[in-house]
RNA sequence: CGGGCUGGCCGGGCGACCGCGCCACACCGGGCUCACGCCGGGUGUGUCGAGGAAGGUCCGGGCUCCGCAGGGCAAGGUGGUGGGUAACGCCCACCCGGGGCAACCCGCGGGACAGUGCCACAGAGAGCAGACCGCCACAUCGGUUCGCCGAUGCGGUCAGGGUGAAAGGGCGGUGUAAGAGACCACCAGCGGCCGGGGCGACCCGGCCGGCUCGGCAAACCCCACCUGGAGCAAGGCCAAGAAGCCACCGAGAGGUGGUGCGCGCACGUUCGAGGGCUGCUCGCCCGAGUGCGCGGGUAGGCCGCUCGAGCCCAUCGGCAACGGUGGGCCUAGAUGGAUGGUCGCCCUUGCUGCCGGCUACGUGCAGCGAGACAGAACCCGGCCUAUUGGCCAGCCCGUCCC
Numbered sequence: 001c002g003g004g005c006u007g008g009c010c011g012g013g014c015g016a017c018c019g020c021g022c023c024a025c026a027c028c029g030g031g032c033u034c035a036c037g038c039c040g041g042g043u044g045u046g047u048c049g050a051g052g053a054a055g056g057u058c059c060g061g062g063c064u065c066c067g068c069a070g071g072g073c074a075a076g077g078u079g080g081u082g083g084g085u086a087a088c089g090c091c092c093a094c095c096c097g098g099g100g101c102a103a104c105c106c107g108c109g110g111g112a113c114a115g116u117g118c119c120a121c122a123g124a125g126a127g128c129a130g131a132c133c134g135c136c137a138c139a140u141c142g143g144u145u146c147g148c149c150g151a152u153g154c155g156g157u158c159a160g161g162g163u164g165a166a167a168g169g170g171c172g173g174u175g176u177a178a179g180a181g182a183c184c185a186c187c188a189g190c191g192g193c194c195g196g197g198g199c200g201a202c203c204c205g206g207c208c209g210g211c212u213c214g215g216c217a218a219a220c221c222c223c224a225c226c227u228g229g230a231g232c233a234a235g236g237c238c239a240a241g242a243a244g245c246c247a248c249c250g251a252g253a254g255g256u257g258g259u260g261c262g263c264g265c266a267c268g269u270u271c272g273a274g275g276g277c278u279g280c281u282c283g284c285c286c287g288a289g290u291g292c293g294c295g296g297g298u299a300g301g302c303c304g305c306u307c308g309a310g311c312c313c314a315u316c317g318g319c320a321a322c323g324g325u326g327g328g329c330c331u332a333g334a335u336g337g338a339u340g341g342u343c344g345c346c347c348u349u350g351c352u353g354c355c356g357g358c359u360a361c362g363u364g365c366a367g368c369g370a371g372a373c374a375g376a377a378c379c380c381g382g383c384c385u386a387u388u389g390g391c392c393a394g395c396c397c398g399u400c401c402c
Stems, first nucleotide, its partner, number of pairs: 001398010012346007020049002023046006030039003051373001055384002058382005063231004070282004075227005080094005095109001096107004110222002115220002117216003132161002134157003138153006169187002172184003188212001190209008235303004244259006261295007274286004310329008347371008355362002
């Protein structure tokens, strides 16, 4: 210098004007009340005011409510090992397998001698396999230059060809009519035993064995482990409230207060509807109302709500994920839902022209564009997806120069 791999970070800056939300303070004005006081509204000033993904809602937790005698059966999830964590399907380190010269990347990574099932197309044959071509023996027929050749039939053969994702180890030899783990040596792989290393997955070495055993579990299934349900519209408090009914006042019309609804149909009250045990069932328990339809009322406020497994810095332990200690900081809480708009300068970048340069190109000048993805809604930890562009660090390979 060229090519590549990995990790981390930024998410435009400054100013002016207009505007919005929460909170605090000040002022103005209103309603209720005898009053103290309480509750809205407006104006001004000041602080603060989205994200790396706030997103998808795919996992895991906190928090809240419900459930939590017992027996049985399901359903869902996870899946190498060790660690981290509140927890996880996440993260870190390692192992094994695959890819790459390498840095490094990828793996939905338990079990296919428990059982069942499936293996398209092609191919002769796809599971305790198979004779299409080829090779070989024998028989018959024909030919013959007597070496043999050809055809047909019946057998042998999986060494060779061909099909396929996959065809029952590889290579060399013995053997044979031709062949074949039929036999032998070596190698690979499987199983068993032993020795060594590692917390472990696993690795290294030795001996023996039958000569070799297909794949799919993201098919059922088996094994091990985990899982109660619903979610901030959780949940709690307050206010308001029509018809009807009741009470009081009133001659009446009506008013005031209380209750919080009315009508119809069906089933049912020990001949038991229905409900609970929050997957189902047995069983147990509660039990006088329940279900459906029609009509009517309410559609407000407050709490939950943001200080939390919180963020930043230093240091210590650890390969790391992460943890300990010390110090510092407070950082949106809306509820028709605020966090925005315009302009100027700068920054980054694209195109065009000019200028400079032999070219590649440029700390140059001017003009015209572009600056993304997207937006909290109870809160966290992850994963995944989207994103104009830019910056930093480490490592690998190649080339050249010293």
A computed fold for a 402-nucleotide RNA from Nocardioides acrostichi, annotated as Bacterial RNase P class A. The prediction has a mean pLDDT of 76. Its Rfam family is "Bacterial RNase P class A". Rfam classes the family as a ribozyme.